[in-house]
Context: one part of a larger RNA
RNA sequence: AGCAUAAGGUGAAUGCCUAGGCACUAAGAGCCGAUGAAGGACGUGACGAACUACGAAAAGCUGCGGGGAGUUGUAAGUAAGCAGAGAUCCGCAGAUAUCCGAAUGGGGGAACCCGGCAGUUGAAGGCUGUCACGAUCAGCAAUGAUUGAGGGAACGCAGUGAACUGAAACAUCUUAGUAACUGUAGGAAAAGAAAGCAAAAGCGAUUCUUCUAGUAGCGGCGAGCGAACGAGGAACAGCCCAUCUACUUAAGAGUUACAAACUCAUAUGAUAGUCAAAAUGUAUUGGAAAAGCAUAGCGAAGAAGGUGAAACUCCUGUAGACGAAAUCGUGUGAGCUCGAGUAGAGAAGAGUACGGCGAGGCACGUGGAACCUUGUCGGAAGAACGGAGGACCAUCUCCGAAGGCUAAAUACUACUUAGUGACCGAUAGUGAACCAGUACCGUGAGGGAAAGGUGAAAAGAACCCUGGGAAGGGAGUGAAAUAGAACUUGAAACCAUAUGCUU
Numbered sequence: 001a002g003c004a005u006a007a008g009g010u011g012a013a014u015g016c017c018u019a020g021g022c023a024c025u026a027a028g029a030g031c032c033g034a035u036g037a038a039g040g041a042c043g044u045g046a047c048g049a050a051c052u053a054c055g056a057a058a059a060g061c062u063g064c065g066g067g068g069a070g071u072u073g074u075a076a077g078u079a080a081g082c083a084g085a086g087a088u089c090c091g092c093a094g095a096u097a098u099c100c101g102a103a104u105g106g107g108g109g110a111a112c113c114c115g116g117c118a119g120u121u122g123a124a125g126g127c128u129g130u131c132a133c134g135a136u137c138a139g140c141a142a143u144g145a146u147u148g149a150g151g152g153a154a155c156g157c158a159g160u161g162a163a164c165u166g167a168a169a170c171a172u173c174u175u176a177g178u179a180a181c182u183g184u185a186g187g188a189a190a191a192g193a194a195a196g197c198a199a200a201a202g203c204g205a206u207u208c209u210u211c212u213a214g215u216a217g218c219g220g221c222g223a224g225c226g227a228a229c230g231a232g233g234a235a236c237a238g239c240c241c242a243u244c245u246a247c248u249u250a251a252g253a254g255u256u257a258c259a260a261a262c263u264c265a266u267a268u269g270a271u272a273g274u275c276a277a278a279a280u281g282u283a284u285u286g287g288a289a290a291a292g293c294a295u296a297g298c299g300a301a302g303a304a305g306g307u308g309a310a311a312c313u314c315c316u317g318u319a320g321a322c323g324a325a326a327u328c329g330u331g332u333g334a335g336c337u338c339g340a341g342u343a344g345a346g347a348a349g350a351g352u353a354c355g356g357c358g359a360g361g362c363a364c365g366u367g368g369a370a371c372c373u374u375g376u377c378g379g380a381a382g383a384a385c386g387g388a389g390g391a392c393c394a395u396c397u398c399c400g401a402a403g404g405c406u407a408a409a410u411a412c413u414a415c416u417u418a419g420u421g422a423c424c425g426a427u428a429g430u431g432a433a434c435c436a437g438u439a440c441c442g443u444g445a446g447g448g449a450a451a452g453g454u455g456a457a458a459a460g461a462a463c464c465c466u467g468g469g470a471a472g473g474g475a476g477u478g479a480a481a482u483a484g485a486a487c488u489u490g491a492a493a494c495c496a497u498a499u500g501c502u503u
Base pairs, nucleotide, nucleotide: 001502002501003500004499005498006497008495009494015488016453017452020424021423022421023420024419025418026417027416028415029413030412031151032150039100040099041098042055043054044053046078047077050074051073061094062093063092064091065090066089070082071081072080105114106113107112115131116130117129118128119127120126133148134147135146136145137144138143155186156184157183158182159181160180166173170220196203197202207234208233209232210231211230217225218224238405239404240403241349243345244344245343246342247341248340252338253337254336262335263334264333265332266331267330268329269328270327271326273322274321275320279295280294281293282292284291296313297312298302304316305315306314354378355377356376357375358374359373360372361371364390385400386399387398388397389396440447441446460487463474464473465472466471
């Protein structure tokens, strides 16, 4: 030095576990905000920092319900308290709610600075209230009233609108009207009651969906793009204005569909909760029984979790049955609120339709290119009229543009409740199981970690010895301390020790 064996060190894999994630399902809810939001800053405790809670009335105050023994959050400890005259805790409704922030009296480098007016006050000072801007309405004006703003995960509509990429290069094309940016709304939005389809037969608003169909077509006819008619299903709902005359005064509709808005009754649900069956023994094993053995019981309850291993009958629960002072939702009814209706005559949307030029949208890339939109130039008719039926013309058929409203079926899930998983199990699953969008990096936009496990119970090692200490050795606890806090298991690499063999 190598090999082997033994017992270790280091190291953290692996196994087991789950406090956290992920994906869904069924319901609910679908908004918050000048009555000051979202988000923050700074404070508040007897006791330092942090998180949580709260706001100078500051881990809280009041009322009403629930509940029934401890309690003053995480979080030990000490102190001082509270509590069957019902605390802590849970729910509902209130009060308070500093400063910044749309931030709104003015300013400003957010959480700061400086004011005006009125009231109160003997004065200074303080306190209370008020003072931004825009729009609409009223008003001659002064002014008054109403309202807006800002935030929010996805879903909607609209405006602007890429590139990588594919075409095995690349330019038309594709990616794609996608991403991104912007505006704006609702719980959905948009669309919507035919100037529509169709084809000799007919249908009858819109939306979504299964086919039709990867068809007809479009296409450097490349890559690719890609309908409709018709049929089935979900859901269904229709109306108003643009006129004149006559008649009627209550037909009808309604409370987040429309113009406007509440109250009561009743039913039901939500927001705290309540009751809830039935097992013992053991001389078995063990630290511990829920295991084994023995004999029982309940079940509208043998879902699940916990309890010193594996519990239908120990605990929390579960099936089932109940429950609200207060607030809110939904259904029905009543009051209530708003105003419209019938008949006839007729009326029937102009710089519009349409055309030229240039574009865009239609599955359709200019094509034979209809149809829809319109930047520009021109520019009708008036129901005896007008538009469409894929150039165009005729016949025929269908419809009535240039005004408006409209539920449901459809899309989504930041959020609440209940649940599910041939989903993950700490290099996985969220970036984040842990005080994580933290530490840290960056001028900034932005980037962005690592880090879980003693034990059933702290019983967390009194006391002694060595040591300056750290720590170690005894002692003690415990089933176990090679479970000792650097704490479950504890692989390998690597390290040294002992013994043997070889050189």
Large-subunit ribosomal RNA, domain I from a Synergistaceae bacterium, 503 nucleotides, folded computationally. Its Rfam family is "Bacterial large subunit ribosomal RNA". The RNAcentral record of the full RNA draws on ENA.